[in-house]
Molecule: transfer RNA
Organism: Actinomadura spongiicola
RNA sequence: UCCCGGGUGGUCUAGGGGCAAGACUACUGAUUUUGGUUCAGUCAACGGAGGUUCGAAUCCUCCCCCGGGAG
Numbered sequence: 001u002c003c004c005g006g007g008u009g010g011u012c013u014a015g016g017g018g019c020a021a022g023a024c025u026a027c028u029g030a031u032u033u034u035g036g037u038u039c040a041g042u043c044a045a046c047g048g049a050g051g052u053u054c055g056a057a058u059c060c061u062c063c064c065c066c067g068g069g070a071g
Base pairs, nucleotide, nucleotide: 001070002069003068004067005066006065007064010024011023012022013021018054026042027041028040029039030038047063048062049061050060051059
């Protein structure tokens, strides 16, 4: 320099045009003498800037970051 894959709550992953889902963590409550376990609930996210579209996490362009490959 070129090619490929990826970037989503605090963490790990789904979702590939139409309400952003699950697990863990955190917090609150119930249970318990307390802790833990269990149960219920709450908070919390689409790398950045543009474009297409009625509508973008999703499609397109550029940039940034991570991984792999070629030279």